Transfer RNA, 72 nucleotides, folded computationally. Model confidence (mean pLDDT): 81 of 100. The RNAcentral record of the sequence draws on ENA.

RNA sequence: UGGCGAGUAGCUUAACGGCAAAGCGACCGGUUGUUACCCGGUUAGUUGCUGGUUCGAAUCCAGCCUUGCCAG
Numbered sequence: 001u002g003g004c005g006a007g008u009a010g011c012u013u014a015a016c017g018g019c020a021a022a023g024c025g026a027c028c029g030g031u032u033g034u035u036a037c038c039c040g041g042u043u044a045g046u047u048g049c050u051g052g053u054u055c056g057a058a059u060c061c062a063g064c065c066u067u068g069c070c071a072g
Stems, first nucleotide, its partner, number of pairs: 001071007010024004018055001025043006048064005
């Protein structure tokens, strides 16, 4: 430099073009003589950035940024 892929919550991942979710974590409470387990709640997002298409974009298109693999 070229080709292919990835980027969504603190972490790991979901999400037919139509209200962005789950698990783990953290915090609070219940339970218990105490801790753990278990149960309930809370915490949480400019969906990498900027534009475009569309009535409507995490999703489609273009460019850019970061990163992984391959080729040179």
Its Rfam family is "tRNA". Rfam's curators write: Transfer RNA (tRNA) molecules are approximately 80 nucleotides in length. It is annotated as a transfer RNA.